[in-house]
RNA sequence: UUAUCAAGAGUGACGGAGGGACCAGGCCCCAUGAUGUCCGGCAGCCUGCCGCAAGACGGUAAGGUGCCAAAUCCUGCGGUGCAGCGCGCCGAAAGAUGA
Numbered sequence: 001u002u003a004u005c006a007a008g009a010g011u012g013a014c015g016g017a018g019g020g021a022c023c024a025g026g027c028c029c030c031a032u033g034a035u036g037u038c039c040g041g042c043a044g045c046c047u048g049c050c051g052c053a054a055g056a057c058g059g060u061a062a063g064g065u066g067c068c069a070a071a072u073c074c075u076g077c078g079g080u081g082c083a084g085c086g087c088g089c090c091g092a093a094a095g096a097u098g099a
Stems, first nucleotide, its partner, number of pairs: 001099005010039001012038003018029003023076004040068003045064003048060004072094001077091006
């Protein structure tokens, strides 16, 4: 810089206290064992391989990553629709991942 971010993924093992990126406010998960590690799995971004006349198409899943509570858990900034200070929509910012 660019693409994607509402789909999908465990009755396993270890371990033993907080965790959900940072700040704030919410809301959640968690000793019926979270976060994490391993195994396992999901997906199909890049490479490879197969199909195709070819491809920006379809398939595969060997390699490089990634991911496996909740929309990136929600809000924060701007705009907007209902309408009555709440519900929704669009975009930005920030962030994550790939190339």
SAM riboswitch aptamer (S box leader) from a chicken gut metagenome, 99 nucleotides, folded computationally.
Of the family's consensus pairs, 94% are formed in the model.
Its Rfam family is "SAM riboswitch aptamer (S box leader)". Gene Ontology term of the family: regulation of gene expression.
The coordinates come from a structure-prediction model, not an experiment, and the mean pLDDT is 83.